[in-house]
Context: one part of a larger RNA
RNA sequence: CGCAUACGGUGGAUGCCUAGGCAGUCAGAGGCGAUGAAGGACGUUGUAGCAUGCGAAAAGCCGCGGGGAGUGUGCAAACACACUAUGAUCCGCGGAUGUCCGAAUGGGGAAACCCGGCCAGCACAAGCUGGUCAUCCUAGAGUGAAUACAUAGCUCUAGCGAAGCGAACCCGGAGAACUGAAACAUCUAAGUACCCGGAGGAAAAGAAAUCAACCGAGAUUCCCUUAGUAGCGGCGAGCGAACGGGGAGUAGCCCUUAAGCGGUGGAGUUGUUAGUGGAAUGGUCUGGAAAGGCCAGCGAUACAGGGUGAUGGCCCCGUACACGAAAACAACUUUGACGUGAAAACGAGUAGGACGGGGCACGUGAAACCUUGUCUGAACAUGGGGGGACCAUCCUCCAAGGCUAAAUACUCCUGACUGACCGAUAGUGAACCAGUACCGUGAGGGAAAGGCGAAAAGAACCGCGGAGAGCGGAGUGAAAUAGAUCCUGAAACCGUAUGCGU
Numbered sequence: 001c002g003c004a005u006a007c008g009g010u011g012g013a014u015g016c017c018u019a020g021g022c023a024g025u026c027a028g029a030g031g032c033g034a035u036g037a038a039g040g041a042c043g044u045u046g047u048a049g050c051a052u053g054c055g056a057a058a059a060g061c062c063g064c065g066g067g068g069a070g071u072g073u074g075c076a077a078a079c080a081c082a083c084u085a086u087g088a089u090c091c092g093c094g095g096a097u098g099u100c101c102g103a104a105u106g107g108g109g110a111a112a113c114c115c116g117g118c119c120a121g122c123a124c125a126a127g128c129u130g131g132u133c134a135u136c137c138u139a140g141a142g143u144g145a146a147u148a149c150a151u152a153g154c155u156c157u158a159g160c161g162a163a164g165c166g167a168a169c170c171c172g173g174a175g176a177a178c179u180g181a182a183a184c185a186u187c188u189a190a191g192u193a194c195c196c197g198g199a200g201g202a203a204a205a206g207a208a209a210u211c212a213a214c215c216g217a218g219a220u221u222c223c224c225u226u227a228g229u230a231g232c233g234g235c236g237a238g239c240g241a242a243c244g245g246g247g248a249g250u251a252g253c254c255c256u257u258a259a260g261c262g263g264u265g266g267a268g269u270u271g272u273u274a275g276u277g278g279a280a281u282g283g284u285c286u287g288g289a290a291a292g293g294c295c296a297g298c299g300a301u302a303c304a305g306g307g308u309g310a311u312g313g314c315c316c317c318g319u320a321c322a323c324g325a326a327a328a329c330a331a332c333u334u335u336g337a338c339g340u341g342a343a344a345a346c347g348a349g350u351a352g353g354a355c356g357g358g359g360c361a362c363g364u365g366a367a368a369c370c371u372u373g374u375c376u377g378a379a380c381a382u383g384g385g386g387g388g389a390c391c392a393u394c395c396u397c398c399a400a401g402g403c404u405a406a407a408u409a410c411u412c413c414u415g416a417c418u419g420a421c422c423g424a425u426a427g428u429g430a431a432c433c434a435g436u437a438c439c440g441u442g443a444g445g446g447a448a449a450g451g452c453g454a455a456a457a458g459a460a461c462c463g464c465g466g467a468g469a470g471c472g473g474a475g476u477g478a479a480a481u482a483g484a485u486c487c488u489g490a491a492a493c494c495g496u497a498u499g500c501g502u
Stems, first nucleotide, its partner, number of pairs: 001501009015487001016451002020422002022419007029411002031165002039101003042055003046079002049075003061095006070083003106115003116133007135162002137159007169200001170198004180187001184234001210217002221248005231239002252403003255347001260340003264336010275323003281296005297314002299303001305317003352376008362388001383398005438445002458486001461473004
């Protein structure tokens, strides 16, 4: 040094577990904000830190309900001091307080800071305390140029008007490229991504100047189908309907003074926000422990689930079922009072036309229809639009004003439940004090890290040792090769001992 065996070290795979995730179903909610939000800074407990809660009234204050024995949040003990059957802690509802920053709004500003005006109170001063002072919009009032009347402008008053934030869904404005076409320019990707504006719990659309085809239908939206059809297309790549049929859901109205609309008071019902009651088992054996085995019982509108020293209907929490609200909120029913009431008056610079675009599945095409930047420009129901160039006949509808639930889309959020979903290199990036540590000037990027035991019973005491680390005894425990670098403890890798070989 090699091989073999045994025993270790290191290491943290595997198994088991779950505190966290993932995907859904059914309900709820679908907003918060100048009455100062979202998000923060700084404080705040008898004792340092972090987290949570709260705000100088600071792990809290008040009221009303629930509840009934301990309590003073967690990591996290210890000590000290308190509260509590005169009902605490805790839970629900309502209220009070709520520093500073932040739309941030008195002015400024390098956020959490700096500096003010006015009014009132503290008798005055110094100072303190309280209130108020942004902008725009709307309404009203005053004043008032060039310029006579006026107007613009300026000033003041009032407003529970706006602003800012928020995951997706919605409507509108604006709008790419990579890519595909095996290159590329029309085309595609795609009206997608991104940006901006606006709104709601949904939004948008919507009561035929619609389709159809000589029969008829009867607003809109969504699903299935029609159908990858008819078509469009460097007729390439690709794009791609409608009529009709079947379903979901249905609702019609107004501009003519009313259909209505708005908030609001009373009563009632139901529900939500705390809760209450809630059946039925013993013995014995093994074992550290019984819920396991054996024996004999019982409940069940409850054998969902979880916990308990192993696997429990009958031990605990629950579950089925039955009840419950002083207060607040929601929906519905009913009833009362009040307020408001516009545009307009049947739709003219419109329909139509020309040129240039855009939208329609439809790329200019034979291209209807819708829309409109420029230029034009009717008729008036004895009228007008459409039926895919255009004309006639026929059929059908009535533009240029407006409102309108439901069926549909989505889930930042709340509750209950579910899973041939994951089980710590998985599942969220994050099971653990994670958007943390750390990296970056910044935008931004972004981890690793779970498990003793049933119970800390977490090893008193003794010995060696540096008043160590660590170890040996002793003790606890079922187990300590479960000893805190703690369940199991694979492999690589490193040793010790023995045997054999060289």
Molecule: large-subunit ribosomal RNA, domain I
Organism: Methylococcaceae bacterium